[in-house]
The RNA shown here (transfer RNA) has 71 nucleotides and comes from a Parcubacteria group bacterium.
It matches the Rfam family "tRNA". Gene Ontology term of the family: triplet codon-amino acid adaptor activity.
RNA sequence: CGGGGCGUAGUAUAGUGGUAGUACGCGAGCAUGGGGUGCUUGUAGCCGCGGUCCGAUUCCGCGCGCCCCGA
Numbered sequence: 001c002g003g004g005g006c007g008u009a010g011u012a013u014a015g016u017g018g019u020a021g022u023a024c025g026c027g028a029g030c031a032u033g034g035g036g037u038g039c040u041u042g043u044a045g046c047c048g049c050g051g052u053c054c055g056a057u058u059c060c061g062c063g064c065g066c067c068c069c070g071a
Stems, first nucleotide, its partner, number of pairs: 001070007010024004018054001025043007047063005
């Protein structure tokens, strides 16, 4: 320098045009004499900027970060 893949709650991951789920974690409550544990409930997220579209996490471009390949 060129090519490819990935970027989603604190962590791990699903979703791939129409309001973003799950598990763990964390907060509150209940159960227990107390813990462990279980149940209920809450918490919090689409890397950034543009473009296309009635509508973008999803498609396109550029950038940023990580990984891989080539030179």